[in-house]
Context: one part of a larger RNA
RNA sequence: CCCGCGGCAGGACAAAAAGACCCCGUGGAGCUUUACUGUAACCUGGCAUUGUGCUUGGGUCUCAGAUGUGUAGGAUAGGCGGGAGGCUAUGAAAUUUUGGCGUCAGCUGAGAUGGAGCCGUCCUUGAAAUACCGCCCCUCUUAGAUUUAUGUACUAACCCCUGAGCAAGCAGGGAGACCGUGUCAGGCGGGCAGUUUGACUGGGGCAGUCGCCUCCCAAAAGGUAAUGGAGGCGUACAAAGGUUCGCUCAGGGUGUAUGGAAACCACCCGCGGAGUGCAUUGGCAUAAGCGAGCUUGACUGUGAGGCAUACAAGCCGAGCAGGGACGAAAGUCGGUCAAAGUGAUCCUACGGCCCCGUGUGGAAGGGCCGUGGCUUAACGGAUAAAAGCUACCCCGGGGAUAACAGGCUGAUCCCUCCCAAGAGUUCAUAUCGACGGAGGGGUUUGGCACCUCGAUGUCGGCUCAACGCAUCCUGGGGGUGAAGGCGCUCCCAAGGGUCCGGCUGUUCGCCGGUUAAAGCGUUACGCGAGCUGGGUUCAGACCGUCGUGAGACAGGUCGGUCUCUAUCCGCCGUGGG
Numbered sequence: 001c002c003c004g005c006g007g008c009a010g011g012a013c014a015a016a017a018a019g020a021c022c023c024c025g026u027g028g029a030g031c032u033u034u035a036c037u038g039u040a041a042c043c044u045g046g047c048a049u050u051g052u053g054c055u056u057g058g059g060u061c062u063c064a065g066a067u068g069u070g071u072a073g074g075a076u077a078g079g080c081g082g083g084a085g086g087c088u089a090u091g092a093a094a095u096u097u098u099g100g101c102g103u104c105a106g107c108u109g110a111g112a113u114g115g116a117g118c119c120g121u122c123c124u125u126g127a128a129a130u131a132c133c134g135c136c137c138c139u140c141u142u143a144g145a146u147u148u149a150u151g152u153a154c155u156a157a158c159c160c161c162u163g164a165g166c167a168a169g170c171a172g173g174g175a176g177a178c179c180g181u182g183u184c185a186g187g188c189g190g191g192c193a194g195u196u197u198g199a200c201u202g203g204g205g206c207a208g209u210c211g212c213c214u215c216c217c218a219a220a221a222g223g224u225a226a227u228g229g230a231g232g233c234g235u236a237c238a239a240a241g242g243u244u245c246g247c248u249c250a251g252g253g254u255g256u257a258u259g260g261a262a263a264c265c266a267c268c269c270g271c272g273g274a275g276u277g278c279a280u281u282g283g284c285a286u287a288a289g290c291g292a293g294c295u296u297g298a299c300u301g302u303g304a305g306g307c308a309u310a311c312a313a314g315c316c317g318a319g320c321a322g323g324g325a326c327g328a329a330a331g332u333c334g335g336u337c338a339a340a341g342u343g344a345u346c347c348u349a350c351g352g353c354c355c356c357g358u359g360u361g362g363a364a365g366g367g368c369c370g371u372g373g374c375u376u377a378a379c380g381g382a383u384a385a386a387a388g389c390u391a392c393c394c395c396g397g398g399g400a401u402a403a404c405a406g407g408c409u410g411a412u413c414c415c416u417c418c419c420a421a422g423a424g425u426u427c428a429u430a431u432c433g434a435c436g437g438a439g440g441g442g443u444u445u446g447g448c449a450c451c452u453c454g455a456u457g458u459c460g461g462c463u464c465a466a467c468g469c470a471u472c473c474u475g476g477g478g479g480u481g482a483a484g485g486c487g488c489u490c491c492c493a494a495g496g497g498u499c500c501g502g503c504u505g506u507u508c509g510c511c512g513g514u515u516a517a518a519g520c521g522u523u524a525c526g527c528g529a530g531c532u533g534g535g536u537u538c539a540g541a542c543c544g545u546c547g548u549g550a551g552a553c554a555g556g557u558c559g560g561u562c563u564c565u566a567u568c569c570g571c572c573g574u575g576g577g
Base pairs, nucleotide, nucleotide: 001577002576003575004574005573006572007571008570010569011568012567015563022398023397024396025395027394028393029390030389031388032387035195036194037193038192039191042187043186044185045184046183047182048181049180051154052153053152054151056149057148058147059146060145061144062143064141065140066139068137069105078136079135080134081133082132085119086118087117094113095112096111097110098109099108100107101106159174160173161172162171163170198210199209200208207227211233212232213231214230215229216228234379235277236336237335241295242294243293244292245291246290247289249273251269252268253267254266255265275284276283278341280339281338282337299322300321301320302319305316306315307314311380324333325332326331347373348372349371350370351369352368353367355366356365405452406450407448408447409446411445413441414440415439416438417437418436422432423431459534460532461531462530464526465523466522467521468520469519472497473496474495475492476491477490478489479488480487499513500512501511502510503509540558541557542556543555544553545552546551
């Protein structure tokens, strides 16, 4: 060096299972509910099946009768119209008995007696005679019709029981127009069903945000991202618009009764520090700021040409026509100093045009022009209309994205050093060392999300360890605030060593007893194809708390399947060539 055999399991991110955790999908399913929309069932009502009486109420109509009081006024004037006469021996006034109404003044009927008169036109009033006639209103009564409801009785529908009968049907009884059934409607309705339950996101959830305006970032054109840094908007104004004419602010100085730091007044200085309806930026004194007069251009039809731009939108705009406002005129005026003050399409409403209009004429309906109705704010708006749980879970994907490990980083952590204020009686540096500074390490907690989600098994223990040295002991040395002894501190040094128990799943830690000492780390927080399986981290169950609930909880608790065979590398032992 080649080839075996017997063993061990460190590696082949070994095998197995298109990761069950996590995220994603306008994926699925099961479950919940005061999510949405339905629906079975149930409740209630109308109508039908469904008939006959009686009774008591209500509504409407008709006939008859009654009813009606503000004040002024003979007095209890319902309204309007006609009207100069009307009623009366078919019994007037008056008296008396009695009923109804009533604002207690009277009004209105019936009976008896009575026997010939009673009322209007006049005076007060907005309105004149219930003198008389017609129509009508408020409130009430009687009668009738009709309708509706309540109660009650009936029997023949419908229903139940019994009997004989093979049966259709029959007989008897009960119940009874209820129930039941059909149909229409209202309610209730996780009993059941179908669904919805946004996105961004230094993983996801929680929180926050989502459109528009201003500034910075933005790298001197424009544009430019982030859960970068700061603020605003979801309007206001009929003048705060148009035009013509005029004015100049804030602040300061000086003077001056009450009057003061600041009131009003005078003069002077005053490029803007004032003001601008509202945030910021850019503007603005020729003013865009502040007044006054007249006004409505806060017009209709258009629009050369541009800015900007994926689209859709957005923005500027001279000029022309019409008819105007202001101005002597030139001229200015199609809102406001500008940049926010917003919403596509569909649907729908109102006004106009008079375009289409189903054989024709109309109409219905539609179109066109103008306008209204969306915190469609998740603001380019899926629907008119929608929340949750899943550890009972499933599928498709992702190392595009989290938890383990590794990597990068090194804030945090550990270690070292520099400066030396001070402590150390005195004396910075025996020892300790503030305020600060410079590094190293890659053991902590993190940040990032780079291999791995067609799987890299995760804490602790056991077994077996290998290495580093920033050394716990043992060895050598310097300094000492080292007398000796014991120490303190620094330097060198990794050869060897570095305990037994109690508690806890613990690592750690505390405690007990020893020891020369009971070191700190790295090795996928070494080691599960070596063991364990106490913890964590499936399905069961209990408690507390939260939740209406399904359920949930780095809260607790009991329970809970760890896979016979080693191909290659590696290692141990051994044989042959």
This is a predicted structure of a 577-nucleotide part of an RNA (large-subunit ribosomal RNA, domain V) from a marine metagenome. The RNAcentral record of the full RNA draws on SILVA.